[in-house]
Molecule: transfer RNA
Organism: Actinomycetota bacterium
RNA sequence: GGGGCUGUAGCUCAGUUGGGAGAGCGUUCGGCUGGCAGCCGAAAGGUCAGGGGUUCGAGCCCCCUCAGCUCCA
Repeated sequence: GGGGCUGUAGCUCAGUUGGGAGAGCGUUCGGCUGGCAGCCGAAAGGUCAGGGGUUCGAGCCCCCUCAGCUCCA
């Protein structure tokens, strides 16, 4: 330098028919309990890596850039 994959909540990741942004763990609050454990319920938390484009509408399609992993040289 060139090719491929990945980037979504604090962490691990779903979300591929283009229309609802989600799960588990964690955090906070409440309940049960002798209980700072365990179980149950609820809540908070996201510029979907960044920018541009297509579209009525983009996490999803196209282009560029950045970062990580990997292959070739």